[in-house]
Context: one part of a larger RNA
RNA sequence: UCCAGCGAGUUUUUGUUUGAAGCAAGCUUAAAAAUUUAUUUUGGAGGCGUAGCGAAAGCGAGUUUUAAAAUGCGUCAGUUUCAAGCUUAAGAUCCGAAACGAAGUGAUCUAACUAAAGCCAGGUUGAAUGAAAUCGAUUCGAUUUCAGGAAGACUCAAUUCGUCUCUGUUGCAAUAGGGUGAAGUGAGCUUUUGUUAGCGGUGAAAUGCUAAUCGAACUUCGAGAUAGCUGAUUUUUCGCGAAAUAUAUUUAGGUAUAGCUUUUAGAUUAGAUUACCAAAGGUAAAGCACUUUUUGGGAUUCUGGGGGGAUUAUAUCCUUACUGGGCCCUUGAAAACUCUGAAUGUUGGUUUAUUAAUUUCUAAAAAGUCAGACUCUGGGUGCUAAGGUCCUGGGUCAAGAGGGAAACAGCCCUGACCGAAGAUUAAAGUAUCAAAUAUUCUAUAAGUGAAAAGGGGUUACGCGAUUUUUGACAGCAAGAAGGUAGGCUUGGAAGCAGCCAUCCUUUAAAGAAAUCGUAACAGAUCACUUGCUUAUUACAGAUCCGUGAUGUCGAAAAUUUAUCGAUUCUUUUGGAAUAACUGAAAUCGCGGUAAUAACUGAUAUAUUAGGUAGCGAAACGUUCUGUAAGUCUAUGAAGGCUUAUUGUUAAAUAAGUUGGAGAUAUCAGAAUUGAUUAUGCUGGA
Numbered sequence: 001u002c003c004a005g006c007g008a009g010u011u012u013u014u015g016u017u018u019g020a021a022g023c024a025a026g027c028u029u030a031a032a033a034a035u036u037u038a039u040u041u042u043g044g045a046g047g048c049g050u051a052g053c054g055a056a057a058g059c060g061a062g063u064u065u066u067a068a069a070a071u072g073c074g075u076c077a078g079u080u081u082c083a084a085g086c087u088u089a090a091g092a093u094c095c096g097a098a099a100c101g102a103a104g105u106g107a108u109c110u111a112a113c114u115a116a117a118g119c120c121a122g123g124u125u126g127a128a129u130g131a132a133a134u135c136g137a138u139u140c141g142a143u144u145u146c147a148g149g150a151a152g153a154c155u156c157a158a159u160u161c162g163u164c165u166c167u168g169u170u171g172c173a174a175u176a177g178g179g180u181g182a183a184g185u186g187a188g189c190u191u192u193u194g195u196u197a198g199c200g201g202u203g204a205a206a207u208g209c210u211a212a213u214c215g216a217a218c219u220u221c222g223a224g225a226u227a228g229c230u231g232a233u234u235u236u237u238c239g240c241g242a243a244a245u246a247u248a249u250u251u252a253g254g255u256a257u258a259g260c261u262u263u264u265a266g267a268u269u270a271g272a273u274u275a276c277c278a279a280a281g282g283u284a285a286a287g288c289a290c291u292u293u294u295u296g297g298g299a300u301u302c303u304g305g306g307g308g309g310a311u312u313a314u315a316u317c318c319u320u321a322c323u324g325g326g327c328c329c330u331u332g333a334a335a336a337c338u339c340u341g342a343a344u345g346u347u348g349g350u351u352u353a354u355u356a357a358u359u360u361c362u363a364a365a366a367a368g369u370c371a372g373a374c375u376c377u378g379g380g381u382g383c384u385a386a387g388g389u390c391c392u393g394g395g396u397c398a399a400g401a402g403g404g405a406a407a408c409a410g411c412c413c414u415g416a417c418c419g420a421a422g423a424u425u426a427a428a429g430u431a432u433c434a435a436a437u438a439u440u441c442u443a444u445a446a447g448u449g450a451a452a453a454g455g456g457g458u459u460a461c462g463c464g465a466u467u468u469u470u471g472a473c474a475g476c477a478a479g480a481a482g483g484u485a486g487g488c489u490u491g492g493a494a495g496c497a498g499c500c501a502u503c504c505u506u507u508a509a510a511g512a513a514a515u516c517g518u519a520a521c522a523g524a525u526c527a528c529u530u531g532c533u534u535a536u537u538a539c540a541g542a543u544c545c546g547u548g549a550u551g552u553c554g555a556a557a558a559u560u561u562a563u564c565g566a567u568u569c570u571u572u573u574g575g576a577a578u579a580a581c582u583g584a585a586a587u588c589g590c591g592g593u594a595a596u597a598a599c600u601g602a603u604a605u606a607u608u609a610g611g612u613a614g615c616g617a618a619a620c621g622u623u624c625u626g627u628a629a630g631u632c633u634a635u636g637a638a639g640g641c642u643u644a645u646u647g648u649u650a651a652a653u654a655a656g657u658u659g660g661a662g663a664u665a666u667c668a669g670a671a672u673u674g675a676u677u678a679u680g681c682u683g684g685a
Base pairs, nucleotide, nucleotide: 001685002684003683004682005681006680011090012089015086016085017084018083019082020081021080022079023078026048027047028046032042033041034040035038052059053058062073063072093232094231096229100222101221102220103219104218105217111196112195113194115192116191117190118189119188120186122155123154124153125151129147130146131145132144133143134142135141136140159183160182161181164179165178166177167176198214200210201209202208207216235619236618237617238616239615240614245258246257247256248255249254259369260368261366262365263364264363265362266361267360271355272354273353275350276349277348278347279346285340286338287337291334292333293332296329297328298327302325303324304323305322306320307319308318309317310316372397373396374395375394376393378391379390380389381388402413403412404411417592418591419590422588423587424586428582429581430580431567432566433565437579438578439577440576441575442574443573449569454553455552457550458549459548460547461546462545464544465543466542467541468540475532476531477530478529479528481505482504483503486500487499488498511526514525515524516523593609594608595607596606597605620674622671623670624669625668626667630664631663632662639658640657641656642655643654644653645652646651
């Protein structure tokens, strides 16, 4: 990994609802007993119901409160059994903890200790101490030689350990092997015996060790601990069909009530769209009349404060690049401003029209849902960031297949009952891949054909402006002067560092100078003027301005071309127009199935039939019991294998073959009743 078998809503009890059955103002037994053993008989204790209201006295289809009445609670057949749904108490659909407690078992591993034993090659260093000799000498001291053999001494085997590294990592091995290394007479190593026990022991102390188990051993039991958590939960078809919200919660991945779904019973025609009429409102926009904020001004004459001046003076008067407030004019802003004020939406009404058979409510029963996602609209938050986050209103997905977007949950088109090589279309497309296309006009030269600010091009248009034989525009030739080096400043400043002014004259024209240049001058250009050359003919040319179109640069990323899906294309790219075609499970046509039907109507018509959670309905198969002392069966049962046929499906039937002795229709009943999935369990390959 595969195959086979096993593997999960059960049973008892409480209540309730629905259905069926019995009896009915009644219904019914429980324990127990009996025999003829029948779902029989006896057994009436007890239970529910038949009258309620009130605290109670009490009254009574009423009663309570009250002076009285309204209100409140009552006045309507139940009960027993069976079946089904849900519920209650139990392990309660199944598997799954880490843990907690009790009683026991362990020191043959290992920790420490007790007792009795064993072991440590060889070599090196040479402590204390002793003896002798020599020297000095009063006792005695020093030196040398010989002897001696100490040490948690040195080196290194046995032995013990395990430093570093390689191999090994389904190993030789659940800790090893090779090399290298540490201790190796000591706090040494080893053997055997005994002791200490889990709320404990032992520990030269590492949360170490306590039998491959240790922040509390193992075994059995309490025990099916508990698990708002994860996983799994076995045949078929048919009808309907959600939610991811509100409120509350030691609550936030749980639950309760409501909302939305289903089923049953009853009531209701109220529904949707459009038009018309009426109503409420303070958003968008706009505005500045209030509130807050804001731009620039004003008054020879608004009013305070400060400064200055006149005056003997604190009184008075004059003045101001100061400043607060008011007034007038002017200009803006606002979610928490409004003198104003839409559209859409909302509510009510009316009749007409269209559409559809629904809509709403009541009672009861069963649920699921409380993580939502993206896209478009209006906003908050954030950076007008996010596939961000939180609201509002649509849509889709969720629970939705099909076609398109190369591929694609949420985008566009469109809602799949079934069949089939029929037709028309939607979105989107029509060079080839790949179903389907042609024609006319036009733009682009970048393979543009995906992206910004900005730069510099091309091109078109303008009932825009100026200009052109009085010679435009461009080009070439010449001039571009004088007062004057303007005044100031400065070391200098002469058109050209800077400040002020910016005039006049001569001229065809020439700025107190637009740009280079000099230390300052000088010098080179420009504006401006003249000449030369000479174009177009005014529906034209030239210059400038404005607007549009189009392409270029701007343009850098990581496995691989990689920003048309590919090929390619100068149209197979962009724009405008015309006429065709392709294209879906859409729509129509043909054949068939099922469900529902108010009005209508009868085997026809109409409508409906995507679907997760979930609710409801109808069936198939398996085992056992009765039917069955029946039926089938050695003229071959069950089971296995193969083929054919039938049914919408679960499945069924037949034939052949194998097999070798039991099987069982029908209609009922009862369940250890259905497995591709639980890192399921057991066995096999």
Molecule: large-subunit ribosomal RNA, domain II
Organism: Pavlova sp. CCMP459